């Protein structure tokens, strides 16, 4: 950077899927090492135990415990006991500091919370630093200690002592604070600063080593915080109105400080479509992942702010909290309890338990870096530093190098005596120790504090220097020596994307899959094995982000048909907006100043052996804010200006609108007349209307709605619309001309309005038309389409609905940009002429421009401006909710779920109850069948042991079979056989066991058994070599399956006239062109034209036969003659060469062609007839049973031998044929003429005997010699005279003959008898266009025998074609299409079962939340009758002052009642959507069979 998937194929839309990168991950397979990192994203669930904040004796009084002095007592001592705060310390207690830092968490929050930039003239700040000043004097008290008391406990409670840097009082101050006034600067509005003046008020605390450390009061810096404020911070309008302290004032309280922060009073404001307000969801940044970037997603580790510490409330102390390891109430939970009562709060660092797909040790150290306290020593520190667990992750190493071909063994694959690959891979052979093991030595992390001495000065607890002394990690990183390839390789892939193939098993099974998809017996896709490919201490899958997707498009998309212009206009707000000049500087642009912490990223250097990691430096942070400048452009402002737009002012035009009013045909209806039997309606009927007089036809007359001709691609109108004629009124364009205003303009969200037809609503009105609805037909049904009727409406009025495929499926304005032609209004003095112009309506075309169809000055083109709309198909324009509506409904408008496409426009076939052109025994024209009869014959079926198997429309059925009695035979029975029924090949014995005759048993194979003859070849004599059976082994054998794995051959479309290539051309492209068109043609034959020139395979010819005629060449053939012999080659005839026919020739037609018509000569005339010859390819068409052959299967049988059966059955049905029904005929008798075949397992002559099949007989002939062989219909006579016959033969009987081992099932033929059906065939259908049909016999092949079938053959010889409408085939162009397995195609709804999501539901449970009453812990705050009370005042009484109580407002918990949202759930009940082959029908796609569609 793409790719892959919608199609027979293309192009585009579009949506889904990969390939890449990353994760605080997780699983699964495997796991060798270091280094640096990371580690509860879930239960802000509960929590056992430790620890996690203390420290100061230089503040105090002490003085439990430890020490050590000192004194008694016992005792020889040593020690024991005791007394002393004497000393070193120091529990506990007072008191000061620090426990507000420091770790932890992300639950709440949408917010001045966070970020960023400013302000604070409206503030605070303990400990630090520095400046001025000061530390005077007295005074009550109270812990602790004791001593009683209550309690299980926690702790309480009297009493009595007592100290301070605890704590009060007074003196000092005037620099401080208040608060009035204020000269003067200053500045930001309010202000602020000031010299000054009045008033009125606040202070200390010791200690001490004498140097300090403290301590109080002001000023000043630093730190650290408060407060406000501009920007910027997530979704949802199916959230549109929110707000009473609410918004502003004055007061006054309250705070460190402004401020409704609070209270009283007055005023009615305040926010909001630049989203108020509610709802849901979220800690924000710095930063991290992806991207080319612009984005997009995240906030884990570290850094900053914020909230939070069991859940709610509350304050107290302090500089600093409304306090994680305080305090108090309230609540929920655990605990402990003697039941009276009390304790706790791990979202601190270890754990533990839940929970989950997951997440670590109840570790060592203060050694270092910080942090409290201390003068310090020092103590504390789960901060912090370090070990320990996990491949979680990023980085780096290694698991060996190097030689070795007998290409080894072994696995695996093949075309298999051999090859090919695992493969230099391995053995082996030499080297290296990076890692491993054993042992040695070992850096830095230390420098400070703090002693000790030195040195400088400014002479001090000063500042440098020495030296000493401290190390958790750890005997760790590092080195060094010595061993020996020794300790270390696996995962996932292999159809295509996408790098990598084979075998075997499995057979829509099992199972794969991220997508397209694989799997039904030859699976590179499933599962195993061998190769082989990627990654490698990891790999692979899942899960999430981004990317790729320019698939929300700002960079950088669309909107005529793909998804998508709103039905039209007017018009707010908001965007954008014409020429000029000046100004000012808000957007803009430039410089500069300040911020944008650190880290983090990029760039460079350097530190750890290298990285990863880390340090330094730069450089960046595209922002933000302040400030000097610039002024073309945009924006204000102020003037001008005419060209945009508008106004006048005279023409002009038109179905524009609204109301009246009149008008004719036509239509129904009424009268009244003529006048008779049918009207009417359809494809055909029928309902229906008519004899009670209809249709028809006159006349009148009445009603209602709608306007023929004109009339057009006409014209008006915003759009829906708008059509007779005419008045009134009223709206608008067009055109001329001047003259006026002077940008007044263009779009338009919400808004208003106007909007066909249908419908509603109130009242008319009602001729035709006509939903519903009735009848009548069609139909399998017909609820439809056709027909008769008919209600609503259809039309008026008001008033409503607001929707249409409301369309140019094209949004409005405004500018530019080849031509050509039509036509409608206006001008250009008139004019049918002409050219010009300006607004219109059309067609045709160029560049552009589109996927292309196509657009194209009326653009879908080139640009601007603004409005609306789209983002995969189904669900669904549906649900729920607003809102409108009387109702029907409309408008907004989603999600679960499910698809892998849906779809646009072309392509090239098929296909159409779509066109046009052609053609063919395809129709029509004729002739003759078939379908009825019996009968032969196949075929279903059915029977059966078996009735072998195949062949099933056309293209199966007298087919494979060109011949089943046994064989055949493949089936079925019964009895056998198993290296086997051939054949080949190897091995061992053996040499007649073989050959010929027969007998027994048996059906029969076979079993067994007798006789007789015969013994094979070369030798070097040892043997070999043939044969043979027996025995063993290798191969056998199958008509077993699968024609859907094949080959070969064939059937059929069809002997129809077509299929295609190369180059070139057109098209993005599939393709097209050529091969289309204009003629002809049997025919893509020719001929002409043409972006096409040529070619192949088909056609035609060449080939064979027949029809004529030479020539050559005569036997067996032909010949004169009665016949042979003999001659002879003319005829006929053989068979060989050749000649002929080519539209060649004449006349017309035709386009000066190709060809067509006649003609003429010729034996034959336009292919003379006839045959052979079958393009590309279709129908998975036939055939594994000819044969061949893959794969599978069977192997004492699915193989092979064998006898009997069967393949011949018979209620039937279907198909082909041969006989027939009769006079064109049958029968008798006579005569005549053929072609073209076979024949030695043979055809058989003459005689001669049967009535006949036929026998006997035996000549000839291995064939132009002989036989088969008599042809027959014909013609000549004679009979039957229209009958079931002198028709027809079928069945039967009965005597034969012939084949063959063998005619029972089962053969063919004779002779006599016997004589059934049947008198021309329903519906419907077949074959033939001339030597044809049609009729007549003769041959052959199979074959011992056995054709009515096939295949040949010649006799004898028609009728018809008008003509393509119409049925069936093809052929070619054309059009449509939603079909490509291609119409036997595709595709809709309904029910019916099965399963998912859903809406609706009487209700039911839960949470938020708002609001009414109640009620009111601790706690401030205010009062205040009671009570209590050291310091000050007062001789005192008692005062002041401060406490408790109690009492008033606030207020959490908690009651209770209503509201509103929202989750779950819910008998039933709607639809959806998915499922295999279910039922009903055919709505769509072709005119889809009534065009479809809104």
């Nucleotide at each position: 950077a793409g790719a892959g998937u919608u199609u027979g194929a293309u192009c585009c839309u579009g949506g889904c899927u990969c390939a890449g990168g990353a994760u605080g991950a997780a699983c699964g397979c495997u796991a060798g090492c270091a280094a640096a990192a990371g580690g509860c994203u879930u239960a802000a669930c509960a929590c056992a135990u430790g620890c996690a904040a203390g420290u100061c004796g230089a503040g105090g009084g002490g003085c439990a415990g430890c020490a050590c002095g000192a004194g008694g007592u016992a005792g020889c001592a040593a020690u024991a006991c005791u007394u002393u705060g004497g000393u070193g310390g120091c529990g506990a207690c007072c008191g000061g500091c620090a426990g507000a830092c420091g770790g932890g968490u992300g639950a709440g929050u949408a917010a001045c919370g966070c970020g960023u930039a400013u302000g604070c003239a409206a503030c605070c700040u303990a400990c630090c630093c520095u400046g001025u000043a000061c530390u005077g004097g007295g005074g009550g008290a109270u812990a602790a200690c004791c001593c009683g008391g209550a309690g299980a406990a926690a702790u309480u409670c009297g009493g009595a002592c007592u100290a301070a840097u605890a704590c009060c009082c007074c003196a000092u101050a005037g620099u401080g604070a208040u608060a009035u006034c204020g000269a003067g600067a200053g500045g930001c509005a309010u202000c602020u600063u000031a010299a000054g003046a009045u008033a009125u008020u606040u202070a200390a605390a010791g200690u001490u080593c004498c140097g300090g450390c403290g301590g109080u009061a002001c000023g000043g810096g630093a730190u650290g915080g408060g407060c406000a404020u501009g920007c910027g911070u997530a979704a949802c309008a199916u959230u549109a109105g929110c707000u009473a302290g609410u918004u502003g004032g004055u007061a006054a309280g309250a705070u460190a400080a402004c401020g409704g922060c609070u209270u009283a009073c007055c005023a009615a404001g305040g926010c909001u479509u630049u989203g108020a307000u509610g709802u849901u969801u979220a800690g924000g940044g710095g930063u991290c992942c992806u991207g080319a970037g612009a984005g997009g997603g995240u906030g884990a580790u570290c850094c900053c702010c914020c909230a939070c510490a069991c859940u709610g409330g509350u304050a107290c102390u302090g500089a600093g909290a409304c306090a994680c390891g305080g305090a108090c109430c309230a609540g929920a939970c655990u605990c402990c309890u003697a039941c009276g009562g009390g304790a706790g709060g791990c979202a601190g660092c270890a754990g533990u338990g839940a929970g989950g797909a997951a997440u670590a040790u109840u570790g060592g150290u203060c050694a270092a870096u910080g942090g409290g306290c201390g003068c310090a020593a020092g103590c504390c520190u789960g901060a912090a530093c370090c070990a320990g667990c996990c491949a979680u992750c990023c980085c780096g190493c290694g698991u060996g190098c190097a030689g070795g071909a007998a290409g080894a063994c072994g696995g695996c694959c093949c075309u298999a005596u051999g090859g090919g690959u695992u493969g230099u891979a391995a053995a082996c052979u030499g080297c290296u120790u990076u890692u491993c093991c054993a042992g040695g030595a070992a850096g830095a992390g230390a420098a400070a504090c703090u002693u000790g001495c030195g040195u400088a000065c400014g002479a001090g607890u000063u500042a440098c220097g020495u030296a000493a002394u401290u190390g958790a990690c750890g005997g760790u990183a590092u080195c060094c020596u010595g061993g020996g390839a020794a300790u270390a390789a696996g995962c996932a892939u292999c159809g295509g994307c996408u790098a990598a193939c084979u075998c075997c098993g499995u057979g829509c099974c099992a199972g794969c899959a991220g997508c397209c998809g694989c799997g039904g017996u030859a699976a590179u896709a499933c599962g195993g094995a061998g190769g082989a490919u990627g990654c490698g201490a990891g790999c692979g899958u899942u899960a999430u982000c981004c990317g790729g997707a320019u698939u929300c498009a700002u960079u950088g998309g669309g909107u005529u048909u793909a998804a998508a212009g709103g039905g039209u206009g007017c018009g707010u707000a908001a965007g954008c907006g014409g020429a000029c000049u000046a100004u000012u500087a808000a957007g803009u642009c430039a410089g500069u100043g300040g911020u944008a912490a650190a880290a983090u990223c990029c760039u460079g250097c350097a530190g750890c052996u290298u990285a990863a990691c880390u340090g330094c430096a730069g450089a960046a942070c595209u922002g933000c804010c302040g400030u000097u400048g610039a002024u073309a452009c945009u924006g204000a402002u102020a003037g001008u200006c005419u060209u945009g737009a508008g106004u006048u002012u005279g023409g002009u035009u038109a179905a524009g609108g609204u109301a009246g009013g009149c008008g004719g045909a036509a239509u129904g209806u009424g009268u009244a007349a003529u006048g008779u039997a049918a009207c009417a309606g359809u494809g055909a009927a029928a309902u229906g209307c008519u004899u009670a007089g209809a249709u028809a036809u006159u006349a009148c007359a009445c009603a209602g709605a709608a306007c023929a001709c004109c009339a057009a691609u006409u014209g008006c109108g915003u759009a829906g619309g708008c059509a007779g004629c005419u008045u009134a009124c009223u709206g608008a364009g067009c055109c001329g001309a001047c003259a006026c205003u002077g940008a007044c303009g263009c779009u338009g969200a919400g808004g208003c309005a106007c909007g066909a037809a249908a419908g509603c609503g109130u009242g008319g009105g009602g001729a035709u038309c006509g939903a519903a609805c009735a009848g009548g037909a069609u139909u399998a049904g017909a609820u439809a389409c056709c027909c008769u009727g008919g209600u609503a409406g259809u039309c008026c009025a008001c008033g409503c609905c607001g929707u249409a495929a409301a369309c140019g499926a094209u949004g409005a304005u405004u500018a530019c940009u080849c031509g050509c032609u039509g036509u409608u209004g206006g001008c250009g003095a008139u004019a049918c002429a002409c050219u010009g112009u300006c607004a219109g309506c059309g067609g045709c075309u160029a560049a552009g421009c589109a996927a292309a169809a196509g657009c194209a000055a009326u653009a879908a083109g080139u640009a601007a401006u603004c409005c609306a709309c789209c983002u995969g198909g189904g669900g669904a324009g549906u649900a729920c909710g607003a809102c409108c509506g009387c109702a029907a409904g409309g408008c907004u408008g989603a999600a679960a779920c499910u698809c892998a496409a849906a779809g646009g426009a072309a392509u090239u076939g098929a296909c159409g109850g779509g066109g046009g052109c052609c053609c063919g025994c395809a129709c029509a024209a004729g002739c003759g069948g078939a379908g009825g009869a019996a009968c032969a014959u196949g075929u279903g079926g059915u029977u059966u042991a078996a009735u072998u198997c195949g062949a099933u429309g056309a293209u199966a059925c007298g087919c494979g079979a060109g011949g089943a009695a046994c064989c055949u035979u493949a089936c079925c029975u019964g009895g056998g056989c198993u290296c086997g029924a051939a054949c080949g090949a190897u091995u061992a014995a053996c040499g007649a066991c073989g050959c010929c005759c027969g007998c027994u048993a048996g059906a029969a194979a076979u079993a067994g058994u007798g006789g007789g003859g015969c013994u094979u070849c070369c030798u070097u004599c040892g043997g070999g070599a043939a044969c043979g059976g027996c025995a063993a082994u290798c191969g056998a054998g199958g008509u077993g399956c699968u024609g859907c794995a094949u080959g070969g051959c064939u059937g059929u479309c069809g002997u129809c006239a077509g299929c295609u290539c190369g180059u070139g051309u057109c098209g993005u492209g599939a393709g097209a062109u050529g091969u289309u068109g204009g003629g002809u043609u049997a025919a893509g034959u020719c001929c002409c034209g043409c972006a096409a020139c040529g070619a192949g395979c088909g056609c035609a010819a060449c080939c064979c036969u027949u029809a004529u005629c030479a020539u050559u060449a005569g036997u067996u053939g032909c010949u004169a003659c009665g016949c042979a012999a003999g001659g002879g080659c003319a005829c006929u005839c053989u068979a060989a060469u050749g000649a002929g026919a080519c539209u060649g020739c004449c006349g017309g037609u035709g386009a000066c062609a190709a060809a067509c018509c006649g003609g003429a000569g010729g034996a034959a005339g336009g292919u003379g007839g006839g045959g052979a010859u079958g393009a590309c390819g279709u129908c998975a068409a036939g055939u594994c049973c000819u044969c061949a052959u893959g794969g599978c299967c069977c192997u004492u049988a699915u193989g092979g031998g064998u006898a009997g059966g069967g393949c011949u059955u018979c209620a039937c049905a279907c198909g082909u044929c041969a006989u027939a029904c009769a006079a064109u005929g049958g029968u008798c008798g006579g005569u005549a003429c053929a072609g073209a075949g076979g024949g030695u397992u043979g055809c058989c002559a003459a005689g001669c005997c049967g009535c006949g099949a036929g026998g006997u007989g035996g000549a000839g002939c291995c064939a132009a010699u002989c036989c088969c062989a008599g042809a027959a219909a014909g013609c000549c006579g004679a009979u039957c005279g229209u009958a079931g016959u002198c028709c027809g033969g079928a069945u039967u009987g009965u005597u034969c003959u012939c084949u063959g081992c063998a005619a029972c099932u089962c053969g063919a033929g004779a002779g006599c008898a016997u004589g059934a059906a049947g008198u021309c065939g329903g519906a419907a259908u077949c074959g033939c266009u001339a030597g044809u049909a049609a009729u007549c016999g003769c041959g052959g092949a199979u074959c011992a025998g056995a054709a009515u079938g096939c295949c040949g053959u010649g006799g004898u010889g028609a009728a018809u074609a008008c003509g393509u409408u119409c049925c069936c085939g093809g052929g070619u162009c054309u059009u449509g299409u939603a079909c490509a397995c291609a119409c036997c195609g595709c595709c809709c709804g309904u029910c019916a079962c099965a399963c998912c999501a859903u809406g609706g539901g009487a209700g039911u449970g839960g949470a938020a939340u708002c609001u009414g009453c109640c009620a009111g812990a601790a706690g401030u705050a205010g009062g205040u009758a009671g009570c209590c009370u050291a310091a000050c005042c007062g001789c005192a009484a008692g005062g002041g002052g401060g406490g408790c109580g109690c009492u008033u407002a606030c207020c959490a918990c908690g009651g209770u009642g209503g509201g509103u949202u929202u989750c779950a759930u819910g008998a039933c009940u709607g639809g959806g959507g998915u499922g295999a082959a279910g039922u009903c029908g055919u709505a769509a796609c072709a005119a889809g069979g009534u065009a479809a569609c809104c």
This is a predicted structure of a 1494-nucleotide RNA (small-subunit ribosomal RNA) from an uncultured bacterium.
Its Rfam family is "Bacterial small subunit ribosomal RNA".
The prediction has a mean pLDDT of 83.